Bacterial small signal recognition particle RNA from a Coriobacteriales bacterium, 84 nucleotides, folded computationally.
Its Rfam family is "Bacterial small signal recognition particle RNA". It is annotated as a non-coding RNA gene. For this family Rfam cites "SRPDB: Signal Recognition Particle Database" (Rosenblad et al., Nucleic Acids Res, 2003).
The model forms 95% of the base pairs in the Rfam consensus.
Its mean pLDDT, the model's own confidence on a scale to 100, is 83.
The gene name in the source record is ffs.
The source organism's lineage runs through Bacteria, Bacillati, Actinomycetota, Coriobacteriia and Coriobacteriales.
């Protein structure tokens, strides 16, 4: 000087277990108008619709989290070859 290769950090790319959004007539939850039921009464119970939160799942995105990748950059090594 050349080749091969390991590790660390950064950048780049990819997607997801990540992020954002959507998302259940009933077989999810919370709150339960109306109505229903129990009670002599006071009160209580279950609970449809609606609303809210989400599950399975769907769409999007690399902002966060970690993962994977290589003719990217820097740093630290290992092996081989040539010359001295």
């Nucleotide at each position: 000087g050349g080749c091969u290769u390991g590790g660390g950090c950064g950048g780049c790319g990819c997607a997801a277990u990540g992020c954002c959004c959507c998302g259940a007539a009933c077989c999810u939850g919370g709150u339960c108008a109306g109505g229903u039921c129990c009670u002599g009464a006071c009160g209580g119970a279950a609970g449809c619709a609606g609303c809210c939160a989400u599950a399975a799942g769907g769409a999007g995105c690399c902002c966060c989290u970690g993962g994977c990748g290589a003719g990217c950059g820097c740093c630290c090594g290992a092996g081989c070859c040539a010359c001295u």